[in-house]
Large-subunit ribosomal RNA, domain IV from a Planctomycetota bacterium, 339 nucleotides, folded computationally. The full RNA is in RNAcentral, with records from ENA. The coordinates come from a structure-prediction model, not an experiment, and the mean pLDDT is 83.
Context: one part of a larger RNA
RNA sequence: CACUGGUUAAGGAACUCUGCAAAAUGGCCCCGUAAGUUCGCGAUAAGGGGUACCCUCCGUUGUUCACGCUUUGGAGGGUCACAGUAAAUCGGCAUCAGCAACUGUUUAUCAAAAACACAGGACUCUGCUAACUCGCAAGAGGAUGUAUAGAGUCUGACGCCUGCCCGGUGUUGGUAGGUUAAGGAAGAGGGUUAGCCGCAAGGUGAAGCCCGCGACCGAAGCCCCAAUAAACGGCGGCCGUAACUAUGACGGUCCUAAGGUAGCGAAGUUCCUUGUCGGGUAAGUUCCGACCUGCAUGAAUGGCGUAAUGACUGAUGCACUGUCUCAACCAGUGACCCG
Numbered sequence: 001c002a003c004u005g006g007u008u009a010a011g012g013a014a015c016u017c018u019g020c021a022a023a024a025u026g027g028c029c030c031c032g033u034a035a036g037u038u039c040g041c042g043a044u045a046a047g048g049g050g051u052a053c054c055c056u057c058c059g060u061u062g063u064u065c066a067c068g069c070u071u072u073g074g075a076g077g078g079u080c081a082c083a084g085u086a087a088a089u090c091g092g093c094a095u096c097a098g099c100a101a102c103u104g105u106u107u108a109u110c111a112a113a114a115a116c117a118c119a120g121g122a123c124u125c126u127g128c129u130a131a132c133u134c135g136c137a138a139g140a141g142g143a144u145g146u147a148u149a150g151a152g153u154c155u156g157a158c159g160c161c162u163g164c165c166c167g168g169u170g171u172u173g174g175u176a177g178g179u180u181a182a183g184g185a186a187g188a189g190g191g192u193u194a195g196c197c198g199c200a201a202g203g204u205g206a207a208g209c210c211c212g213c214g215a216c217c218g219a220a221g222c223c224c225c226a227a228u229a230a231a232c233g234g235c236g237g238c239c240g241u242a243a244c245u246a247u248g249a250c251g252g253u254c255c256u257a258a259g260g261u262a263g264c265g266a267a268g269u270u271c272c273u274u275g276u277c278g279g280g281u282a283a284g285u286u287c288c289g290a291c292c293u294g295c296a297u298g299a300a301u302g303g304c305g306u307a308a309u310g311a312c313u314g315a316u317g318c319a320c321u322g323u324c325u326c327a328a329c330c331a332g333u334g335a336c337c338c339g
Stems, first nucleotide, its partner, number of pairs: 001334008010325002014323001019320001027051005036041001038157001053078007062069002092318007099310002104116002120155007132141003158305004163235003168232002170228005177223003183217002187213001189211004195204003236254005263297001264294001275291005
């Protein structure tokens, strides 16, 4: 000096990102226990007291014919040069918010959480040789199940709710018209040439074969017409206006598929921002309650509440302490020296 323990005057979180760490609390018995609440909880809430041994008296349990032994409670007394009281073990508590209902699950080896799951909710598909998944196939799972079943997607207890938009994309349904493949095909053209014409060069040229062209016929799809948002998603701007001012219930106008409803709101979302006001502090960029000017909230990408729960996150109080003011000492193990 480091580590592991122990003690500490006065103060008691002034430490620090943060009471991290440590301290404190602690078993059992008796009393007592708030708000809130889904009436189960909250709750060991909080808070107060008792706790060893011996004797006496009064009750008491079990057993016994009885004595006795034994269980347990209360009251009183004793202990003092004596005796007893041993140790380990063994919740800190309360308050206000955020998030997630809960128990659970997870990054084996830096993340345990507000992430995942969850019961519950909803939509879509599937009539059984089911949909769907694996496999080239046979076949298997689904299921020795049958729509109160199975599969997929989203949401996530419970309570109150879940607004408007189908123009775009997707999905489902429709089919008159448009477009349209392979294929079919009327027809026209071209190549070749038996024949014919010609002295020759060459010209013409049926059938067959071949080559490309091709009116017309021709499905789904797409265009088109509808439906559908707990499908993917989206949910405006400008100007004027009330007898102080300010504000704007009201009006005008442009655009849109429709212009954000209820609720919540400087939020885990607020840039400006330490917004403004109130509370707590002597002093509070955090916290709590409001306001609404929402840069850029908002309804199963769920919205807002919510008792209980949480090794979750933020804020506060009491208790407690070497976290600190500000350090000190003790014990042990290392380090260091000798062997």